[in-house]
Molecule: transfer RNA
Organism: Allogeochorda subterranea
RNA sequence: GGAGGCUUAGCUCAGCGGCAGAGCAGGGGACUCAUAAUCCCUCGGUCGCAGGUUCGAAUCCUGCAGCCUCCACCA
Numbered sequence: 001g002g003a004g005g006c007u008u009a010g011c012u013c014a015g016c017g018g019c020a021g022a023g024c025a026g027g028g029g030a031c032u033c034a035u036a037a038u039c040c041c042u043c044g045g046u047c048g049c050a051g052g053u054u055c056g057a058a059u060c061c062u063g064c065a066g067c068c069u070c071c072a073c074c075a
Stems, first nucleotide, its partner, number of pairs: 001071007010024004018055001026042005048064005
């Protein structure tokens, strides 16, 4: 330098045009002599950033940024 993948809750990830979700973690409760486990409730988001398309964008397009992989180049 070229190609590709990923970026969504504190963490791991779903969701691929029409109300942003699950599990774990956190908080409260039930159960128990107590703890764990289990169950119930609850908290949680600028969907990496900026534009564009669209009635409507996490989702499609463009640019940028970060991380990862492959290829090439250099001495």